RNA sequence: GCAAAUAUAAUUUAAUAGGUAAAAUAUUGGUCUUCCAAACCGGCUUUAAGAGUUCGAGUCUCUUUAUUUGCU
Numbered sequence: 001g002c003a004a005a006u007a008u009a010a011u012u013u014a015a016u017a018g019g020u021a022a023a024a025u026a027u028u029g030g031u032c033u034u035c036c037a038a039a040c041c042g043g044c045u046u047u048a049a050g051a052g053u054u055c056g057a058g059u060c061u062c063u064u065u066a067u068u069u070g071c072u
Stems, first nucleotide, its partner, number of pairs: 001071007010025004019055001027043005048064005
């Protein structure tokens, strides 16, 4: 220099050829308990960034950024 892949919550992963973004763990509040743990019921935090297509984009297109791999 060229090509390819990946990017979703604090972490790990879902989302069936576009139609309201979900679960577990973590964290936090409550119930229970003499206290702690466990259990149960809630809260909080998300589509890497910017454009485009579309009535509608995590998903399709383009550019950029980061990481990884291959070739030279």

This is a predicted structure of a 72-nucleotide RNA (transfer RNA) from Nitzschia sp. PL1-4.
RNAcentral holds the sequence, with entries from ENA.